Molecule: transfer RNA
Organism: Deltaproteobacteria bacterium ADurb.Bin207
RNA sequence: GCGGGACUAGCUCAGUUGGUAGAGCACUAGCUUCCCAAGCUGGGGGUCGCGGGUUCGAGUCCCGUGUCCCGCUCC
Numbered sequence: 001g002c003g004g005g006a007c008u009a010g011c012u013c014a015g016u017u018g019g020u021a022g023a024g025c026a027c028u029a030g031c032u033u034c035c036c037a038a039g040c041u042g043g044g045g046g047u048c049g050c051g052g053g054u055u056c057g058a059g060u061c062c063c064g065u066g067u068c069c070c071g072c073u074c075c
C1' cells in the first nucleotide's frame, strides 16, 4: 500500500425484505424470609463508533472516516 471482518444498554450479544431498538446478566423497587442468599413481579438505562448522502421512513442501503482483529504485498 491492497482486501476482508468487528463496533448496538454497565457487560455478553440478537435485530428477518428498510417500517415503534430488544434479550440474558448486572443495577434498582416491591413481594417472600427472623436476616442473607435464592425465587417471583415490576422499573430505569441507547443519538446503534463518528460525519454526511439516498428515502415518506436507515441499526439495516451508499460515500467518507476512527479504533481493534485477520490475510496479502513491499522493504
Base pairs, nucleotide, nucleotide: 001072002071003070004069005068006067007066010025011024012023013022019056027043028042029041030040031039049065050064051063052062053061